[in-house]
Context: one part of a larger RNA
RNA sequence: CGUCGAAACAUGAGGGAGCUCUUUCCUAGUACGAGAGGACCGGAAAGAACGAAUCCAUGGUGUAGCGGUUGUUCUGCCAAGGGCAUAGCCGCGUAGCCAAAUUCGGCACGGAUAAGCACUGAAAGCAUCUAAGUACGAAGCCGUUCCCAAGAUUAUGUUUCAUUUGAGACACCAGAGAGACUAUCUGGUUGAUAGGUGGUACGUGUAAGCACCGCAAGGUGUUCAGCGGAGCCAUACUAAUCAGUCGAUCUCUUUCA
Numbered sequence: 001c002g003u004c005g006a007a008a009c010a011u012g013a014g015g016g017a018g019c020u021c022u023u024u025c026c027u028a029g030u031a032c033g034a035g036a037g038g039a040c041c042g043g044a045a046a047g048a049a050c051g052a053a054u055c056c057a058u059g060g061u062g063u064a065g066c067g068g069u070u071g072u073u074c075u076g077c078c079a080a081g082g083g084c085a086u087a088g089c090c091g092c093g094u095a096g097c098c099a100a101a102u103u104c105g106g107c108a109c110g111g112a113u114a115a116g117c118a119c120u121g122a123a124a125g126c127a128u129c130u131a132a133g134u135a136c137g138a139a140g141c142c143g144u145u146c147c148c149a150a151g152a153u154u155a156u157g158u159u160u161c162a163u164u165u166g167a168g169a170c171a172c173c174a175g176a177g178a179g180a181c182u183a184u185c186u187g188g189u190u191g192a193u194a195g196g197u198g199g200u201a202c203g204u205g206u207a208a209g210c211a212c213c214g215c216a217a218g219g220u221g222u223u224c225a226g227c228g229g230a231g232c233c234a235u236a237c238u239a240a241u242c243a244g245u246c247g248a249u250c251u252c253u254u255u256c257a
Stems, first nucleotide, its partner, number of pairs: 001151001005161006014148004020048007032037001050105005058099004065092005070085006109143003116136001118134002168246003172188005193239003196235005202228003209222005
């Protein structure tokens, strides 16, 4: 840009992905074989690699967070803290992300076939799977499974809305289940979209101050405290204000062909 103006939901022409392998057990130490050895067919169970999804559990990370600690400097000093030193170093760690983690997948079935095996059967009184006709037969082919998909220009369908009482969309703004930008999605006061605030799952691990004990380093009590809380719940306190643009169509006027 097209497909009647729009929104939602569908159909599926067509395209793509997938299709794997191993071991063990039963059948059965059977068939076979002098023995050594050792099956087809059929059934069952474990796994490997690969793939998809997910973060409840196991863990990694986690420059949000909490704690410990060294040196130095600053806040006049003590105490308590801030800065710098790879995040100074060390321990732990929520959300998110992730795998080594968890769950799931390859199946089964149908159709037409290949090599091959056949039935009936002439040419050619026989024979012959083939010439007419008919039945089987593979991890392969076509379906079945999953994904994309109406630019499928043959441009589909259904429902609803709109056609001057203009549906809807864009833009703008608050954002994240999204993200390089864009797009997508949520929301815009008839509001929980983000921040803040109040709680809290959870993390760290018992703050400061004061009191007591100790010459002191330090310890004990107040105190499972203090601090944090990307998650969850609630709450309009702050910011999503008011306005704007496009839009099928209708009426009138003018111009051009």
Large-subunit ribosomal RNA, domain VI from a Parcubacteria group bacterium, 257 nucleotides, folded computationally. Its Rfam family is "Bacterial large subunit ribosomal RNA". Lineage of the source: Bacteria > Bacteria candidate phyla. The sequence was found in a public genome assembly. Model confidence (mean pLDDT): 86 of 100.